Description
Model confidence (mean pLDDT): 80 of 100. Small-subunit ribosomal RNA from an uncultured bacterium, 1431 nucleotides, folded computationally. Rfam family: Bacterial small subunit ribosomal RNA. The sequence is in RNAcentral, with records from ENA and SILVA.
RNA sequence: GAUUAACGCUAGCUACGUGCCUAAGGUAUGCAAGUCGAACGCUUUUUUACAAAGCGCAAGCAGAGUAAAAAGGAGUGGCAGACGGCUGAGUAACACGUGGGAACUUCCCCCUAAGUCAGGCAUAGCUCACCGAAAGGUGGGGUAAAUCCUGAUAGUCUCGUAAGAGUAAAACUUUUGUGCUUAGGGAUAGGCCCGCGUCCUAUCAGAUAGUUGGUAAGGUAAUGGCUUACCAAGUCUAUGACGGGUAGCUGGUCUGAGAGGAUGGCCAGCCAGACUGGGACUGAGAUACGGCCCAGACUCCUACGGGAGGCAGCAACUAGGAAUUAUGCACAAUGGACGAAAGUCUGAUGCUGCGACGUAGCGUGGAGGAUGAAGUUUCUAGGAAUGUAAACUCCUUUUAUCCCAGAACAAGUUCUGAGUGUAUGGGAUGAAUAAGUGCCUGCCAACCACGUGCCAGAAGCAUCGGUAAUACGUGGGACACAAGCGUUAUCCGGAUUCACUGGGCGUAAAGAGAUGCGUAGGCGUCUUGGUAAGUUUUAUGUUAAAUCUUUCGAUUCAAUCGAGAAAUCGCGUAAAAAACUAUCAAGAUUGAGUAAGGUAGAGAGUAAGGGAAUUCCUAGUGGAGCGGUUAAAUGCGUUGAUAUCAGGAGGAACACCAAGGGCGAAAGCACUUACUUGGAUCUUAACUGACGCUAAGGCUCGAAAGCGUGGGGAGCAAAACGGAUUAGAUACCCGUGUAGUCCACGCUGUAAACUAUCCCUGUUAGAUGUUUGAAAUUCAAUUAGAUUGCCCUUCGGGGUGGUUAUAUUGCUUUUUGAGUGUCGCAGCUAACGCGUUAAACAGGGCGCCUGUGAAGUACGACCGCAAGGUUAAAACACAAAGGAAUUGACGGGGACCCGCACAAGCAGUGGAGUGCCUGGUUUAAUUCGAUGAUCAGCGAAGAACCUCACCUAGGCUUGAACUAUAGCUGCAAAUCCCGAGAAACCGGGACUUCUUCGAGAGUGCUAUAGAGGUGCUGCAUGGCUGUCGUCAGCUCGUGUCGUGAGAUGUCGGGUUAAGUCCCACAACGAGCGCAACCCCUGUCCGAUGUUACAAUUACUUCGGAAACUGCCCUGCCAAAACGGGGAGGAAGGAGGGGAUGACGUCCAGUCAUCAUGUCCCUUAUGUCUAGGGCUACACAGACGCUACAAUGGCUACUACAGUGGGUUGCCAAACCGCGAGGUGGAGCUAAUCCCAUCAAAAGUAGUCUCAGUUCAGAUUGCAGGCUGCAAUUCGCCUGUAUGAAGUCGGAAUUGCUAGUAAUCGCGUAUCAGCAUGACGCGGUGAAUACGUUCUCGGGUCUUGUACACACCGCCCGUCAGGGCAUGGGAGUUGCUCUUACUCGAAGUCUCUGUUUAACAGGGCCGAAAGUUAAGGGCGGCGACUGGGCUU
Repeated sequence: GAUUAACGCUAGCUACGUGCCUAAGGUAUGCAAGUCGAACGCUUUUUUACAAAGCGCAAGCAGAGUAAAAAGGAGUGGCAGACGGCUGAGUAACACGUGGGAACUUCCCCCUAAGUCAGGCAUAGCUCACCGAAAGGUGGGGUAAAUCCUGAUAGUCUCGUAAGAGUAAAACUUUUGUGCUUAGGGAUAGGCCCGCGUCCUAUCAGAUAGUUGGUAAGGUAAUGGCUUACCAAGUCUAUGACGGGUAGCUGGUCUGAGAGGAUGGCCAGCCAGACUGGGACUGAGAUACGGCCCAGACUCCUACGGGAGGCAGCAACUAGGAAUUAUGCACAAUGGACGAAAGUCUGAUGCUGCGACGUAGCGUGGAGGAUGAAGUUUCUAGGAAUGUAAACUCCUUUUAUCCCAGAACAAGUUCUGAGUGUAUGGGAUGAAUAAGUGCCUGCCAACCACGUGCCAGAAGCAUCGGUAAUACGUGGGACACAAGCGUUAUCCGGAUUCACUGGGCGUAAAGAGAUGCGUAGGCGUCUUGGUAAGUUUUAUGUUAAAUCUUUCGAUUCAAUCGAGAAAUCGCGUAAAAAACUAUCAAGAUUGAGUAAGGUAGAGAGUAAGGGAAUUCCUAGUGGAGCGGUUAAAUGCGUUGAUAUCAGGAGGAACACCAAGGGCGAAAGCACUUACUUGGAUCUUAACUGACGCUAAGGCUCGAAAGCGUGGGGAGCAAAACGGAUUAGAUACCCGUGUAGUCCACGCUGUAAACUAUCCCUGUUAGAUGUUUGAAAUUCAAUUAGAUUGCCCUUCGGGGUGGUUAUAUUGCUUUUUGAGUGUCGCAGCUAACGCGUUAAACAGGGCGCCUGUGAAGUACGACCGCAAGGUUAAAACACAAAGGAAUUGACGGGGACCCGCACAAGCAGUGGAGUGCCUGGUUUAAUUCGAUGAUCAGCGAAGAACCUCACCUAGGCUUGAACUAUAGCUGCAAAUCCCGAGAAACCGGGACUUCUUCGAGAGUGCUAUAGAGGUGCUGCAUGGCUGUCGUCAGCUCGUGUCGUGAGAUGUCGGGUUAAGUCCCACAACGAGCGCAACCCCUGUCCGAUGUUACAAUUACUUCGGAAACUGCCCUGCCAAAACGGGGAGGAAGGAGGGGAUGACGUCCAGUCAUCAUGUCCCUUAUGUCUAGGGCUACACAGACGCUACAAUGGCUACUACAGUGGGUUGCCAAACCGCGAGGUGGAGCUAAUCCCAUCAAAAGUAGUCUCAGUUCAGAUUGCAGGCUGCAAUUCGCCUGUAUGAAGUCGGAAUUGCUAGUAAUCGCGUAUCAGCAUGACGCGGUGAAUACGUUCUCGGGUCUUGUACACACCGCCCGUCAGGGCAUGGGAGUUGCUCUUACUCGAAGUCUCUGUUUAACAGGGCCGAAAGUUAAGGGCGGCGACUGGGCUU
């Protein structure tokens, strides 16, 4: 975008279309095919005329009968019921579409020619009788025709060579008309045949006996195995036969840029069907929807004997279903049947009705209107939005309602209108009668509030929802479309996601193990000529109409309809062209092959031979171990091993050479020799003359393991056994050891059978190796020849040298082939990478792929002895699976480096007692938070009350504190007194104030807003803080590289504490960090001099100097940076310490410091008070203190500090007390006085003598002191008495590198009091560091990764429970098909009885049904069982 749609919500009108997609299920009722009297006889009724017998005197009555006219009834006969209408079950087919063909028929219609003569027998109707419930039937009698029959006639008919023979008719009329017969032609309609096109399946590969063809005959309208007999053995098939599944086909329709894909409803053409199956009859035409016969199923009637029926015609009913209408009107129009016609019939058709089912059109009002009304929503409380929207004013009347008028459609003189009082026109009233649906996170146009709180729910996909939801629900608002809007279903598109247009296969899915041989097929070098199949052009026929496109016209427009044009890409016919393809013919040589001559090689097969080594056997020597491992043990060994020497046996494999070197199609191939043999390559250019390339099926080869038969068996070694290791160890290690490994013959047919890269041909830069040819070249040597110089000569010659040319070998260099490697330009690639050995650029051929899993599995088939192989799905599940690269993180990966990280040391903790904190438990409450490192002497620099947040009890409610407004009443507020009470508080009383004299300020009470909350959320937040970590990192701009994520810079070489610095570099610069600037301290100088100082000095305060690798030597590849050493110096390479904490991480901590959003409480979760609790105590943990003693305890004596603090304070002297302390009150707002003469450890002397002690001090009793309203829960201190545990601490673990650890005391904050804690201060004062393997943490580079909430990651399999689909399965059950057989209806054909008809009987074939036998295919169920997916 579309739909024959359905469902949900909603709904004003009109026009035109359209309406059982399911059960080709079943149907009540009515209608849908009749007509003709100008073919025929009869009959009924009516009318008219005539009129018999009869009655009557007559008029007349009556009316049998006859005739005519009209209207019916059934029947004979003719024509039509083969059209029209419905449906799509079947059908994969000459059914359909398209284009052709020859062996045919054709009622009615047209044309032509000829004819239409003479006779006859019946029969229905009717009547009589009979049978039957009915339907219907039987018999007798008589009757007409355009019914039927006979005869005659006969050509342009039929048969026959001919002669000849045979076949016809229907009349009615008086109009030269309508019929009838024969023959020919036409038109129309139909039958038959053929080419091409027409779904899926090979897990359907062979099918076929009337099958294929011929001859003869039969049959038909006609060809033909259409049928029969005989003969032959053919015919179809990988270009898919046969089988299975599905399906009416087409014009067209929908979609799409197109090519295509999907589809076949309405309309139109064809086909097929009419309850199911079979069959013929009649007829021009049927194997007949509203005809017949038979069989079957079903329904109905029945008197049970028998009968009747066929809506897939129009309505309608029922059923099914998500779902599809009225038992309507009319033949007025169009068309059809019959008829001479009038006319009759027509559910065809024309109309109406129902359904928003669809398309198109119209409307639901228009203009103005801002105090931007009210309401609603929201809010930062101001406002904003809804919104000119409404109200209101003016206007209009399409539509709806009413009134009046009123067609066309009629063709045809008259008459005829279902639709219809419709369309249309005029008028009246009045904005009057008329808006919804979906959506608003992204895709995708449109956002806020409230409610809810992983609930309820949403969802097409991604996903949303766990207390601030633009995603759920509601409201407001917005957006889209609009009498509709959404949802669902289906098709196409997007999807280049089956790729013809228009894809791929190194790693994403995909090159078969080899392509070795080769069939079909596809493709194929150059030249010339012919042909014209393909191809191109022209003409022509056809391509139905409708549809689509387009022009004009009609309905007011449009949809719709009418007329025309164009188009219809195909097929047929004719003509032309000859480039290309094809084909035929003739040639060519470059592709391919042959030949000749060389070359290299683990190419293959067979046979023979060889030595080294292992093992075993025999003999000797020898004498205790051997072997094995990280370490051991099992094992071997005094019956003599291992070791060593000699001899022998046997099997397997072939060191060095040896090289990513060679050969082969791949698998693969390695000692030597011989024989047989395949291929490659080079040179020559003699020969053939396209002989070529690829290759579905097919054939062959095919590692290892495995299988079969027979050998062989040294070593090795699955399985197995033993020993170790381990939590275990069915493993890794060790000792044994069987199949196997080897040979022969046969099978198997697979591997990461890999270059994960199919074969062939051509084109396209190079560089550098290597293997093996060929050609040339330089030099040298050798060989033979020629020539020549010198010397010797027995003149034969010999020796020595030169020149020239030939050949061989080696070497140098160059060129050119064929292989095999590495790097690399262009190009390609998603990237990685490939790159003349392509993954580049082109051509030819084959194979293969199409999301992941299920699964290379199941079933079937084929192969195999088996193991198994080949071929090869689906259900179901998921929204991913996968590739390459990037940044991180991680690794029991690598390299480098650092840190009290380890190591080296010192002192501890962990054991005891005790303090404190925490967990747990308890409790009315034991308030809350922190709680791995980064909590736990933490918030807390100090819980008896207060603090306080907790519990119990008692009070208050505009409140304990704060602000505003209004009102009231008083005056200060306060304070004091009395009473009840635990107090808060309540009741009563006393006392009264400032002032500019204004109820001005303040205060009390009342009311309204507000207040208050240590209530929740640190996962809504700010701020602050911890940690990685004082680790050296973290980034940016511009440029460059990359498709991109990103990279580069920041990497590399040195160096540093340091991304510190230097060098180098597609980078150049910059920022935050590092360092420095700041403070303290160490030396000196200057100034200063209070309360310090006798004095140089020390000290206080302020300011400065000094240190910078500055100097010398030296090391590192040069240099630099830097390192090592030295001098000088108080200090030397950052002198020592502190403050200072990058980007970020841990959703780290804190809503209880403070601030703050949202939520919650408001006579309480606020506030006041008393008491209690935070101090509990079987237990567990963290951090401390004191100890366990002699480096010590105790006693006595004697020395030496620094930081600090002090007026609600520090407190001296003196006195009292054993002491804590008390009395006292000098001095001090502090370099003055006090704490404090402070020190302690240390030192000197004495004692204790290794003990649970003269160690240690817990616990407890008694007596006191201090602070404070208050010391019981619950403070500290003193004296005296008591005297637990503890004798140096398991596994484990902490701190520290120098004025440090250890040890000793002192001060301060908090504080009424309370310090084993925290923060500071000084005294005494060590040991050790080889070094970076290991532990922990960190940094840089690199590597792997399936990790990215990032290894505390991810993730595999079994088992257990639930669910889903599925395979096997003893069987059981159903459907369908086939073959053979039995029976054999109707019926055609045929035979007999009789010459015909009828009738009877027989024969062939034959539907359904059945039986038996057998088989194929497809299902259902199924105990049990297998795997799969999911939770």